c-di-GMP-I riboswitch aptamer from a Thermoleophilia bacterium, 77 nucleotides, folded computationally. Of the family's consensus pairs, 94% are formed in the model. The coordinates come from a structure-prediction model, not an experiment, and the mean pLDDT is 87.
[in-house]
């Protein structure tokens, strides 16, 4: 100091549910709340799920499902 790892503290996210509000809808966004999270931070590229469509094509949700890729705070065993 790097890696792996996850005690403690600081600091940070926020599930579900409500309320608003966009959306045809999976769901997005404020705001309350607080399940849980060291990547629960960024990314739809590959899988998976869910939506829209009468199938099909073909759009679109989902990073809190995984895997790639990028970036990162703390420092006990």
């Nucleotide at each position: 100091u790097a890696u792996a790892c996850g005690a403690a503290a600081a600091a940070g996210c926020a599930a579900a549910c409500c309320c608003g509000u966009c959306g045809c809808g999976a769901g997005g966004c404020g705001g309350g709340g607080a399940c849980g999270c060291a990547a629960a931070g960024c990314c739809a590229g590959g899988g998976g799920u869910c939506u829209c469509c009468c199938c099909c094509a073909g759009g679109g949700a989902u990073a809190g499902c995984c895997c790639a890729g990028c970036u990162g705070c703390c420092g006990a065993a």